The part of an RNA shown here (small-subunit ribosomal RNA, central domain) has 351 nucleotides and comes from a Pseudomonadota bacterium. Rfam family: Bacterial small subunit ribosomal RNA. The source organism's lineage runs through Bacteria, Pseudomonadati and Pseudomonadota. Model confidence (mean pLDDT): 89 of 100. The RNAcentral record of the full RNA draws on ENA.
[in-house]
Context: one part of a larger RNA
RNA sequence: CUGGGCGUAAAGGGUGCGUAGGCGGACGCAUAAGUCAGGUGUGAAAGCCCCGAGCUCAACUCGGGAAGCGCGCUUGAAACUGUGCGUCUCGAGACUGUCAGGGGUAAGCGGAAUUCCCGGAGUAGCGGUGAAAUGCGUAGAUAUCGGGAAGAACACCGGUGGCGAAGGCGGCUUACUGGGGCAGUUCUGACGCUGAGGCACGAAAGCGUGGGGAGCAAACAGGAUUAGAUACCCUGGUAGUCCACGCCGUAAACGAUGGAUACUAGAUAUCGGCCAUAUUUUACAUGGUCGGUGUCGUAGCUAACGCAUUAAGUAUCCCGCCUGGGGAGUACGGCCGCAAGGUUAAAACUC
Numbered sequence: 001c002u003g004g005g006c007g008u009a010a011a012g013g014g015u016g017c018g019u020a021g022g023c024g025g026a027c028g029c030a031u032a033a034g035u036c037a038g039g040u041g042u043g044a045a046a047g048c049c050c051c052g053a054g055c056u057c058a059a060c061u062c063g064g065g066a067a068g069c070g071c072g073c074u075u076g077a078a079a080c081u082g083u084g085c086g087u088c089u090c091g092a093g094a095c096u097g098u099c100a101g102g103g104g105u106a107a108g109c110g111g112a113a114u115u116c117c118c119g120g121a122g123u124a125g126c127g128g129u130g131a132a133a134u135g136c137g138u139a140g141a142u143a144u145c146g147g148g149a150a151g152a153a154c155a156c157c158g159g160u161g162g163c164g165a166a167g168g169c170g171g172c173u174u175a176c177u178g179g180g181g182c183a184g185u186u187c188u189g190a191c192g193c194u195g196a197g198g199c200a201c202g203a204a205a206g207c208g209u210g211g212g213g214a215g216c217a218a219a220c221a222g223g224a225u226u227a228g229a230u231a232c233c234c235u236g237g238u239a240g241u242c243c244a245c246g247c248c249g250u251a252a253a254c255g256a257u258g259g260a261u262a263c264u265a266g267a268u269a270u271c272g273g274c275c276a277u278a279u280u281u282u283a284c285a286u287g288g289u290c291g292g293u294g295u296c297g298u299a300g301c302u303a304a305c306g307c308a309u310u311a312a313g314u315a316u317c318c319c320g321c322c323u324g325g326g327g328a329g330u331a332c333g334g335c336c337g338c339a340a341g342g343u344u345a346a347a348a349c350u351c
Stems, first nucleotide, its partner, number of pairs: 004322003007305002012319001014201004021194003025088007033081002035077008049065006091191001092188003095184005103177007110154001114150007125136002162169002206247006215241002220236004258318006266296012300307002324351003333344004
């Protein structure tokens, strides 16, 4: 170096964009760098290997040969790779039309509920639990009606449903804006795939500054429970949860399954588009087709479980990662961070 792997045994990077690099569609012509073949030079000796010889044998020594898988030069071959030129359209992209959507950002608006405040009416309880108590209430609570304020979240629709690269996204309206599907097949003509570094995004918690604060609620206090109860239950309650800007950069960031392309039985459900058929157009229905999302299942795969055209099947290309358990995702050092810490990442020792 090759050889094995990564759903659950160790192992897919949280996600994307993209640099270098690696890899790359069809046809023709040329070239001959890679590749292949022949020739030639070199590849010291010793050693290794083969044949033989000399010490009584062997080790050892001597003679001859082979090998030295390599490199240089040279002559050829032209299938493949490369390179140059030309051409092509199926990959990719563009264009036109059309469609679905909680995709994103900002502003505005709405109703239900909750809490608080004011007023009416009303009286002795309310609340809470397994049972209670702390707590609230005759200074008039709870329940009820009217008015007002505030903050946060958007019941039903709602779905095994939709959108997004992931994180994630759900009341309504408007503005700006990203991506995608389908149909036409008009244009470009391989413009592609992946992607070490890099850059960007990245739940929750946490941090900084300023605001906001209804409900909930780490910490904390009290009441219970208990042998104890620094808990589970109850009554309170501060950070926080919310907004703006700036950090952090982690996660069971999960499909525990990297991306791309091609191929390999079906059945069924559902979402979006298009086409066809019948009905009076639409709607609806049935069938077909493309794209998505599920369930079941054949071949095949798998240690089994299971996966199975959304592969964990059959292959190719590129990236990431694994190599016994503990020590340890730790120490040290570097880089990043305001900090918390993150990232990169050992060893001794031990089983």